[in-house]
Context: one part of a larger RNA
RNA sequence: AGCACAUGAUGGAUGCCUUGGUGCCAAAAGGCGAUGAAGGACGUGAUAAGCUGCGAUAAGGCACGGAUAGCGGCAAAUACGCUUUGACCCGUGCAUCUCCGAAUGGGGUAACCCAGUGGAAUUAACCUUCCAUUACCGCUGAGUGAAUCAAUAGCUCAGCGUGAGCAAUACCUGGUGAAGUGAAACAUCUCAGUAACCAGAGGAAAAGAAAGCGAAGCGAUUCCGUAAGUAGUGGCGAGCGAAAGCGGAACAGCCCAAACCACGGGUUUACUCGUGGUGUUGUAGGGCCCCGAUGUGGCAGUGCAACGAUUAGAUGAAGCGACUGGAAAAUCGCUCCAUAGAGGGUGAGAGGCCCGUAAUCGAAAAUCCGAGCACGCCUAGGGAGUCCCUGAGUAACGCGAUGCAAGUGAAGCUUCGCGUGAAUCCACGCCGACCACGGCGUAAGGCUAAAUACUAAUUGGCGACCGAUAGUGAACAAGUACCGCGAGGGAAAGGUGAAAAGAACCGCUGUGAGCGGAGUGAAAUAGUCCCUGAAAUCAUGUGCUUACAAGGUGUCAAAGCCCGCAAGGGUGAUGGCGUGCCUUUUGCUUAAUGAGUCUGCGAGUUAUUGUCAGUGGCGAGCCUAAGCCCUUCUGGGGUGGAGGCGAAGCGAAAGCGAGUCCGAAAUGGGCGCCCAUAGUCGCUGGCAGUAGACCCGAAGCCGAGGUGAUCUACCCAUGGCCAGGUUGAAGCGCUGGUAAUACAGCGUGAAGGACCGAACCCGUGAACAUUGAAAAGUUCUGGGAUGAGCUGUGGGUAGGAGCGAAAGACUAAUCAAACCCGGUGAUAGCUGGUUCUCCCCGAAAUAGCUUGAGGGCUAGCCUAGGAUGCUGACUUGUGGAGGUAGAGCACUGGAUGAACUAGAGCCCAUACCAGGGUAUCGAAUUCAAUCAAACUCCGAAUGCCACAGGGAGAAGUCCUGGAGUCAGUGCGCGAGGGAUAAGCUUCGUGCGCGAGAGGCAAACAUGCCAGACCAGCAGCUAAGGUGCCCAAAUACCGUUCAGUGGAAAGGAUGUGAAGAUACUUAGACAAUGAGGAUGUUGGCUUAGAGGCAGCCAUCAUUUAAACAGUGCGUAAUAGCUGACUCAUCGAGUGUUUUCGCGCCGAAAAUGAUUGGCGAUAAGCGGUAUACCGAAGCUCUGGAAUUGAGGAGAAUUCGUUUUCCUUGAUUGGUAGGGGAGCGUUGUAGCGACGCAGAAGCGGGAGCGGAAGCAACCGUGGAGUUUCUACAAGUGAGAAUGCAGACAUGAGUAGCGAUAAGCCAGGUUAGAUUCCUGGCCGCCGUAAACCCAAGGUUUCCUGUGCAAGGUUCGUCCUCACAGGGUUAGUCGGGACCUAAGUCGAGGCCGGUAGGCGUAGACGAUGGACAGCUGGUUUAAUAUUCCAGCACCGGCUUUGGUUAAAGCGAAGGUGACGUGGGUGCGGAGAAGGGCAGUCGAUUGAAAGUGACUGUCGCGCAAGCGGACGUUGAGGCUACGGCCAAGACGGAUCCUUUAAAGCAAACACCGAGAAAACCCUUUGCCCCUUUCCAAGGUCGCCCGUACCGUAAACCGACACAGGUGGGUGGGUAGAGUAUACCCAGGCGCGU
Repeated sequence: AGCACAUGAUGGAUGCCUUGGUGCCAAAAGGCGAUGAAGGACGUGAUAAGCUGCGAUAAGGCACGGAUAGCGGCAAAUACGCUUUGACCCGUGCAUCUCCGAAUGGGGUAACCCAGUGGAAUUAACCUUCCAUUACCGCUGAGUGAAUCAAUAGCUCAGCGUGAGCAAUACCUGGUGAAGUGAAACAUCUCAGUAACCAGAGGAAAAGAAAGCGAAGCGAUUCCGUAAGUAGUGGCGAGCGAAAGCGGAACAGCCCAAACCACGGGUUUACUCGUGGUGUUGUAGGGCCCCGAUGUGGCAGUGCAACGAUUAGAUGAAGCGACUGGAAAAUCGCUCCAUAGAGGGUGAGAGGCCCGUAAUCGAAAAUCCGAGCACGCCUAGGGAGUCCCUGAGUAACGCGAUGCAAGUGAAGCUUCGCGUGAAUCCACGCCGACCACGGCGUAAGGCUAAAUACUAAUUGGCGACCGAUAGUGAACAAGUACCGCGAGGGAAAGGUGAAAAGAACCGCUGUGAGCGGAGUGAAAUAGUCCCUGAAAUCAUGUGCUUACAAGGUGUCAAAGCCCGCAAGGGUGAUGGCGUGCCUUUUGCUUAAUGAGUCUGCGAGUUAUUGUCAGUGGCGAGCCUAAGCCCUUCUGGGGUGGAGGCGAAGCGAAAGCGAGUCCGAAAUGGGCGCCCAUAGUCGCUGGCAGUAGACCCGAAGCCGAGGUGAUCUACCCAUGGCCAGGUUGAAGCGCUGGUAAUACAGCGUGAAGGACCGAACCCGUGAACAUUGAAAAGUUCUGGGAUGAGCUGUGGGUAGGAGCGAAAGACUAAUCAAACCCGGUGAUAGCUGGUUCUCCCCGAAAUAGCUUGAGGGCUAGCCUAGGAUGCUGACUUGUGGAGGUAGAGCACUGGAUGAACUAGAGCCCAUACCAGGGUAUCGAAUUCAAUCAAACUCCGAAUGCCACAGGGAGAAGUCCUGGAGUCAGUGCGCGAGGGAUAAGCUUCGUGCGCGAGAGGCAAACAUGCCAGACCAGCAGCUAAGGUGCCCAAAUACCGUUCAGUGGAAAGGAUGUGAAGAUACUUAGACAAUGAGGAUGUUGGCUUAGAGGCAGCCAUCAUUUAAACAGUGCGUAAUAGCUGACUCAUCGAGUGUUUUCGCGCCGAAAAUGAUUGGCGAUAAGCGGUAUACCGAAGCUCUGGAAUUGAGGAGAAUUCGUUUUCCUUGAUUGGUAGGGGAGCGUUGUAGCGACGCAGAAGCGGGAGCGGAAGCAACCGUGGAGUUUCUACAAGUGAGAAUGCAGACAUGAGUAGCGAUAAGCCAGGUUAGAUUCCUGGCCGCCGUAAACCCAAGGUUUCCUGUGCAAGGUUCGUCCUCACAGGGUUAGUCGGGACCUAAGUCGAGGCCGGUAGGCGUAGACGAUGGACAGCUGGUUUAAUAUUCCAGCACCGGCUUUGGUUAAAGCGAAGGUGACGUGGGUGCGGAGAAGGGCAGUCGAUUGAAAGUGACUGUCGCGCAAGCGGACGUUGAGGCUACGGCCAAGACGGAUCCUUUAAAGCAAACACCGAGAAAACCCUUUGCCCCUUUCCAAGGUCGCCCGUACCGUAAACCGACACAGGUGGGUGGGUAGAGUAUACCCAGGCGCGU
C1' cells in the first nucleotide's frame, strides 16, 4: 500500500411527521377616503432587540352583552400587580388616535422647517405654550367692478359638493397601439386589435325596446348548445371564419322634443323664453272636432316595518376489568349509546377520557333582507275630416378611411374626416352593386332589472394535490438577509423528549470551551450542532497479501494462509484471456465530445379535432348537447332528439333518381345499383393537426413601459488654484538723423494659446505585474504647466436619443444603439441530453423534385394486422431480342514502310517551243504491316424477356396502421476523370463492414475462414499452422550462403539447370622458352618525320612466321611490347540465349524489431502422410418462438386457452411488434405491528430478466398481499441544477525592502499588548486645521468563540455603561444665480408639455466674540472666568421727529496683468535673565536648555520661570495647590497673509436683498443719547477625514476639494539632511 471485516468521525440522503402551501365548491360580500384613506415614520412594556397590538388615554380607556377562575401577547425569568364588588377572554357600540402620506396655511431633501387670523394660559412687557381656522377646483348666492356710458370679464366674501387619492397584477367600456413569430425567404396577410400604456365606471359593466332580421315568417337585449369549421374571405398562400334558423337560461317595458292649451316674463311689437297641462307612434300615431269611461291593473319611487339572517354563545348520549408495557386507546373478557361510528387530541389503533359531532336553543347593541302598510306615481276606448305636428348642416351623394368573418372586390350595411347638401307621411330608410314589382321598418333625443364575467379580502368545506432540493419566492425575524446609483433582482434555513424531568454535585483545564464520572429518562450513539442517520470522504483495530514488478485494474483456473462444529466465508502466489463508458460517425482505445466523486432533483405531458386498431352497448339505425328535475350533492339517476353521423347515387348546376351524366339520340361510354347493405356511440391504445407540445440552450426584435449624466461627454451658474527662474513685443523718453517723415542707438516698459521647471493635469517609451497590492496599477523616463488651462459645489441634455476639437468615442467596470421589466416558455432546417427488463422480426445511406444539397416530400428498402392461396427466390428445358469483350480494316478516320507517280524544288542546257539530270519534297493509286469510347465485313460468355416442369418458403402479391433511412465505407472485377498517382474521385457489379461476435493475418471496422439461443473439464474439421514462446512433424527430395528470406531501377566471369554455336589428340585455351626479318629511313610534307605529328600508298622478298606496323617511348633515331610462328604441356576451351535462387545498389540522429528467441533450416520450391486448430459441424441437457398433427376445457359460437408428439428457427444499430418487473396514490375484501412498522446496515436462498427475500443488527410508529384504477412512475452522462466531500496541498500566498533590538510588566500562554532605553523612517508630510462622505467607529470597564491574511492578554471586534451644551461658529427664521416647481393661461388622443405672476434654490451677497483654563476619561469661539458686542421688550432722565407701506434714484456691484504703498504673523541673529554640566588638584572659557509673554488708550494688572509652601488627594510612585518672596522682559535683519488707490490691456468682466437719499399715503405713533432691568427660538457640534472609519467586494501600494506648512544649503513649495509632531507599514 491492496482486499475484507469491525468500530467510529464527517455528512444529511432515506423513512415517518406537519404548523405551510395549492386547486376547487358553497355562502355572503364586492370597496376605503377631506369625519383625512391605503401605506408608512416615530413612539408605546418594570426590565424589551424583533414580531404582534396600540397611539402622549399609547400590549390600552368607557358602556352593553356573552362566558368564566384565573390573568398580565409571541416568550421564559424575576419583581410588582389585577381578579367572584366578575379580572383575563369573546362580540357590539363609543372615545382617544403623535408625525408623514390625496396632504390641503406657506415651504420642503416624506415623517422636517417657518407662518397669518381669532381665542385662551402665562408675563410688568416681549418671548413662550395651547385650541380653532387659513389649499385648489366646481356649483350656488352676494358684494365690488376695467378697457367702455350701461353691461360683462376680473376680484373679494359666504354657503355647498366632497371632486381628487388608494386598491384586486381579476372582471367591464372607451382611447392609443407594437414586435419576436407564421408564411419553411419576404412586402399584402398573420401574430392581433393581442402585449403594454392611458381615461372612466360598477358590483357587475356594456347592450337594449327595430328607419331590425331576411323571405318561412319572427318580434328589445344578453348568455349557453347547435347550425359549422358550413356560407364565405384569402400573395384564393399561410391562414381567418360568420349569420339566419332551431334547442335552452332569463324575461319588462318606458320617458321626452313637437303640434295644441293655460299662466308668467322679455323687448326693437313681431317674435322669443320659462313653468304647467297635453302627448310619444308605423296594420302610422298624436293635436284639433264628436261620442264614451271615473274603474281596472301596476310600479324599477319615498317612508315605516313583521319574519328571517349575520356579528359572541348554550344544551348535548354511552365503559369497566385483566394482561404486556415507561405509558393502553393495542390484545382478551363482559357491556352500553347511536337523528351522534365526521374529525382532532390524550404517554402506541379510543363511538362510550377531552374537544367536538347529530339534533335543538340563543342577542343588550350594530348591520343586512324586505312579507306587509302608508304616501306618491303610472295605466285605456270608438269615429269623421285631412288643417297642424312627428328630432337638419341631419339623411343622402362624391373623395379618403373604418368596423362588420369579409384584404376594393360586382361591395351593400355601420361609423368617422373633408366637401356638396335634401324630403316632411302623396314622406323617408332598408331588403348585399343597380332597376322594377312586392315586402319590412320610422333615423338624426333619453332611461331600463334578470339571465352573463371576475375573486384581493371574509366564513364553512372538500381533494386517487405537495410533504421541507417538493408545495407559494417565503412552513422559520421573507419580499427578510444580501446585491445594485436606481428601476429592480432576491436566497438559505422545519423535527430532543410523553413530560425539560435541559444534566444538582465531583474531577481535568486559564476557561461560561471541551471531556470524564454522577444523576434524569423507556431510550442520552434522544444532550439543545439534539428522531432516523445512507453515500462520497477521513480515521482506528484485526485477518490475508505485497519491495525484479509493466497492470483499462477485471474475469476464468488456482496452491498456500486465516475464521468456522459444519455448510461455508476472507485473502490470493502463479497461469490463460482481455485497448473504459457515453455521444457522434463510413470508421473511435483513439491524440474527437462529455463527466472530479457521492446524494437528491432532472426530459413524449395535457386539452381538443381527426384517423386507424383493440374492446364493449345498441343495430338500419346509433348518439344526445346546452338546459331542467330528483338526490345520500365536484358524485349518482332521470329528462331533454335541437342537432350530428349512417341508410343513394349521378351531374358544374337546374335537376332527376336505382339510376344518372354526356348527347338530337344511344345496342355506346363514365360513375353508381344488384349479385355481396353496417353503422353509430363510449372506453383504451398508435399516429397526425392546433396549442410552448420531449427537455435545456441563443445572438437578437418590439413596448405612446420605466430607471439612470454620484462615472463620463458637452453646456449653464457660482467659487478656487497655478513655487521659482528666464526672455524682453507695442508704447513712451533721450540722443543721432531727415526739408519733414522715415530710420538707427541707448534707456524705460512688461506683452505673449512665449521659454525652463515644482504643485496640478496628462499618459510617450520601457521593465515589472498579468490566479496582480490594483477588474488598468507601480517604478524609471516623459508632455503641458497664464491658458482652447486645471479644479470644487449646484444644475441641464438620454436611448434611434443625448453629447462628441470625430476615436463610432462617451452616456455608472456595459455601447455600431445603455440598464431594468414585460411581449416570452420569441424562434433555432443547429448542438447536447432523453431514466427498468426480456422475447420476435429487422433496414437505409438510392431515385425524382426542392432558394435543394448536413433539411424536406413521394417512391424504394423494414415492421404489425388483415386478405389472397402457389403465384416467390432458385433450378431444368425451350424460344427470343441485342452489338459489349474479342477480332477485323469492308466503311469513317489515324498512322508506318515500299512501289508507282501527277505536281513542286535544285542543277545543266536553252532565242522560243521543247529537253536532260537529280543522294530533294511528294497528293492520288497499289502492296506490306497496323490503330480506334464517339469505326464495324464480323462477333461471344454472362445478363435480360417469355413459356413449360420442379419449388410450402418466417417466400410472393394486395390493402391498412407505424417507422427509420436521403454523410456511407473497404476489397475484387469492368470503366470514366487523374499522371493506366493517391487510404483520390465518379459510376456499374459482387461481397463484407455499417448493424457481426468467434478463428487466422504479431497487434489491425473492411482481407481469409466462419454467421454467436443457453450450459458442458465431450468429438470432427475450415482458413491457417505443427523448434521454443504457442496447441500440433526437429517429415522426405531439391535449392540458397545472402541471416537472402526480412526494400527498387540499374549493374556484375556469384551459383544451379536447360539449350545454341566456335575451336580441339592432325594437340585447342592458358602459361613458359625462342623468333618477330629484308627492299626501306616507302613516298610526300617537314628544321627533322627512320612502323608509330599529318597526307597518299600499303607493294615485293626471305620464311615455320614476321604488319610499309597494336601500344609505350625519342628532338628525330634508339629501346620495350603486341599481332604472327615454332617448341614444351596433354583435354577440354571460348562465345552466346533462357530459367531458378542469390550479390551490389542500402546514409540520421536514446536500442533494435521475420512478432520475439533464435535458426543454415526452424529460409525457399516440390511431394506425401499424420496431427493441431473456431461460438462452424456433431453429441448430451435445457429455454423461447413458430409450423404441422392429436387430445381436452371455457364460450356471448366470433373465438380464447391448456397438454402431448414432431420439424424448423432464435447475431443485430435505426426502427416496428409482443410480454413483464418495480415506484407513488385511490377503491374493495383482507393481513401484519411497541412481544417492535417503515427506513437503514448485512444477507442465506429463489427466479429467464427487471427483481423477490427468510434471518440478524439498528430503529421506534406505522406498513401491506391480492384484484382493479390513476400517474409529477424508473437516471450515468445534457461544459445539467442544488448540497456535501475530495484532489491539487500542508503547496502558492500572508499586500510596498522605512528596521528593528534589549530590559521590565501583565498573563495559563508574549516576536506581536503596556512601560522604558537604544536604533531607523517621514517632515509642502507619513505633521496640524476645515469641507464632503461615513454614522457611534469617540471614552471607560470587561471579554477572547468568530473577524484581524500569523499570534494576541490587544483592537476600528464582542458585551455593558458613558459622551456632542452656542443670541455672536455653520445653516434656518434675510437675499438672489443657473435651474426647478408653477394660480390663472396656451398647446396636446389621454397621460401630459410649455409658461406669466409667484415661490423654491448656494457654490455667491448681507450679518453681532475674543482670550484664558495645562477645565473633562470623552465637548468646547458652545461649559467656566474675564472683558465685549447685536436685537426685542420695558423703566428713569434728557432729546427729536420717526416708524410702516408704495414709488423713483443711488449704492450694493465684481475681469486680467505687472508693479507701488501700508502691513507685520512667523523666522533668524545678538543682548539679558535663570538653570544644567563633561573635563580638572583647582578655576575660567567654549557650550546645552528655557524665558524674553498676555490684556489694556494708559496707569497698571496678570502669567510664565525660580525658591518656599498651609492644606487636600493618592494606584504610596506621586499629583493638585491658596499664600509669600525674587528678577530679565530689549535690539537688528528678513518677511507671508491681508488692506488701499492708481496704472496698463482686451475676450469688456452676475443678480437681488440689506443700506442711503428724495417723495406719496397713513396718521393709531415715535427717534436718538445716557444709565438700569429683562428676554434671545430650531438644527449641526463625538470621532475618522491623503484614510484601517470616505469611494474602490478586503484593515486594498489606487482615487479624494480648501487652509497652515519651521531650520541649514538653495532661485525655489525642487532636492538632501533635520525641528515640532507622527510613525517602523499585523507574520
The prediction has a mean pLDDT of 81. Predicted 3D model of a 1627-nucleotide part of an RNA (large-subunit ribosomal RNA, half A) from Chthoniobacter flavus Ellin428. Rfam family: Bacterial large subunit ribosomal RNA. Taxonomically the source falls in Chthoniobacter flavus (Bacteria, Spartobacteria, Chthoniobacterales, Chthoniobacter).